[in-house]
Bacterial RNase P class A from Rhodobacterales bacterium HKCCE3408, 359 nucleotides, folded computationally.
Its mean pLDDT, the model's own confidence on a scale to 100, is 76.
The sequence was found by an Rfam model in a public genome assembly.
Of the family's consensus pairs, 95% are formed in the model.
RNA sequence: GCGGAGGGCCGGAUGGCCGCGGAACCGCAAGGUUCCGAGGAAAGUCCGGACUCCCUGAAGCGACGGUGCCGGGUAACGCCCGGGCGGAGCGAUCCGACGGAAAGCGCCACAGAAAACAGACUGCCCCGUCAAUGGGGUAAGGGUGAAACGGUGGGGUAAGAGCCCACCGCGGGACCGGCAACGGGACCGGCCUGGCAAGCCCCACCGGGAGCAAUGCCGAAUAGGGAUCCCAUACGGGCCGCUUCAGCCCCGGGAUCCGGGUUGGCAGCUGGAGCCAUGGGGCGACCCAUGGCCGAGAGGAAUGGUCAUCCAAGGGGGCAACCCCUGGACAGAAUCCGGCUUACAGGCCCUCCGCGCGC
Numbered sequence: 001g002c003g004g005a006g007g008g009c010c011g012g013a014u015g016g017c018c019g020c021g022g023a024a025c026c027g028c029a030a031g032g033u034u035c036c037g038a039g040g041a042a043a044g045u046c047c048g049g050a051c052u053c054c055c056u057g058a059a060g061c062g063a064c065g066g067u068g069c070c071g072g073g074u075a076a077c078g079c080c081c082g083g084g085c086g087g088a089g090c091g092a093u094c095c096g097a098c099g100g101a102a103a104g105c106g107c108c109a110c111a112g113a114a115a116a117c118a119g120a121c122u123g124c125c126c127c128g129u130c131a132a133u134g135g136g137g138u139a140a141g142g143g144u145g146a147a148a149c150g151g152u153g154g155g156g157u158a159a160g161a162g163c164c165c166a167c168c169g170c171g172g173g174a175c176c177g178g179c180a181a182c183g184g185g186a187c188c189g190g191c192c193u194g195g196c197a198a199g200c201c202c203c204a205c206c207g208g209g210a211g212c213a214a215u216g217c218c219g220a221a222u223a224g225g226g227a228u229c230c231c232a233u234a235c236g237g238g239c240c241g242c243u244u245c246a247g248c249c250c251c252g253g254g255a256u257c258c259g260g261g262u263u264g265g266c267a268g269c270u271g272g273a274g275c276c277a278u279g280g281g282g283c284g285a286c287c288c289a290u291g292g293c294c295g296a297g298a299g300g301a302a303u304g305g306u307c308a309u310c311c312a313a314g315g316g317g318g319c320a321a322c323c324c325c326u327g328g329a330c331a332g333a334a335u336c337c338g339g340c341u342u343a344c345a346g347g348c349c350c351u352c353c354g355c356g357c358g359c
Base pairs, nucleotide, nucleotide: 001355002354003353004352005351006350007349008348009347010346012310013309014308015307016306017305018304020037021036022035023034024033025032026031039330043341044340046339047338048337049336050335051211052210053209054208064207065206066205067204068203069083070082071081072080073079084098085096086095087094088093099202100201104200105199106196107195108194121142122141123138124137125136126135127134150168151167152166153165154164155163169191170189171188172187175184176183177182215267216266217265218264225258226257227256228255229254230253231252236250237249238248239247274293275292276291277290278289279288280287281286311328313326314325315324316323317322
């Protein structure tokens, strides 16, 4: 210098004028003054919590759902950090639904003889036979497939075969290292047992439901509900199988009271697992101590507009200094917090890797 990997941060600045939401103060009031007023994602609402109400005696078991290598962090997590194993890369580094397939069941398309007790299409060998062909042995060679019942070499044999041997692979494994996952491994075993658990399942751990339109308080009118009293008892219905009469009840009207109650008002509501420094512990996530700070609280919902100067970025002109034009990424709080994911013009900083060149 070129190409890359990982991490952190900013994401217009200053001022004037007008306007909007909130708090405090002043004022009888109208109004005035001062201060504060979006984000790293406020987004998706995907996880985990705080808080509130409902259900619930406790524990265990079962069902259902979730999580799934190990250790640590945290209030908690499916998040983060460190490590292990597997894969990719020359490397920095990145990716991984990464427990169990010798508990059981199930499945393995097409092709192929055969897809998991095993068996044999072609081939090879032996026996009988002139031969066709029949019986037996074998799985080394051929071919199919994503995958073929260990691989390579040698011995051996009628031909072959873990039948035997060496190495590799596989299973077990004293012992050693590590908290652990895991790694190494003398020696032994016989090659005898493919894959899928993102199919059921097994194992371990975790888990009540609903959500701030939660929830509590205040609440006028109308409709509807309840209690008591008064009126009416006209029509209709019931007490009664039918008819008539009487009585009672329902139904009707009025008064008083009660309870509930509506997206009306108030609270919940923003000081908190908070932020910033400094010191300390830890590889790190993170934790501890001391000091300082208060940084939106609306609710049909404010956070905007304009002017000037300047800084990036884009375009044009000029030899140059410079000038002109345009103009600011994604996006907009709604109870709060920790994460993840997604969107994002442009810019800054740090660490590391590879290649080339120079000293």